[in-house]
RNA sequence: CGCUUAUCCAGAAAGACUGAGGGACCGGGCCCGAUGAUGUCUUAGCAACCUUGCCAACAACUUGGUGCUAAUUCCCUUCCUGAUCAAUUUCAAUCGGAUUAGGAGAAGAUAAGCA
Numbered sequence: 001c002g003c004u005u006a007u008c009c010a011g012a013a014a015g016a017c018u019g020a021g022g023g024a025c026c027g028g029g030c031c032c033g034a035u036g037a038u039g040u041c042u043u044a045g046c047a048a049c050c051u052u053g054c055c056a057a058c059a060a061c062u063u064g065g066u067g068c069u070a071a072u073u074c075c076c077u078u079c080c081u082g083a084u085c086a087a088u089u090u091c092a093a094u095c096g097g098a099u100u101a102g103g104a105g106a107a108g109a110u111a112a113g114c115a
Stems, first nucleotide, its partner, number of pairs: 002114007013043005021032003027076003044069003049065002053061001073107001078104008
């Protein structure tokens, strides 16, 4: 780096160093940031994917390996369905526009396994 499966609206921060951008990616929005963001380290915590002990078994708890600790994976983007509004039209329907709700997908993250 690739493939498969599962999960992703819950949860959990202090200190030291750093010093201007950051929130994965194009675009749009929104937010965090010199009252110090981001990153690294230490400590603490959360969680329960794998593992271990206990057990008849499960759960709970425990050991170890990860992971995580602003905002739903911050939201949208592609497709489908519904509602409302506006415009057009002689009228109606279809297409298209705006807002909004739901579902699916894509991409991504993490774990376990495989190559």
Model confidence (mean pLDDT): 81 of 100. Predicted 3D model of a 115-nucleotide RNA (SAM riboswitch aptamer (S box leader)) from a Cyclobacteriaceae bacterium. It was read from a public genome assembly, where an Rfam model found it.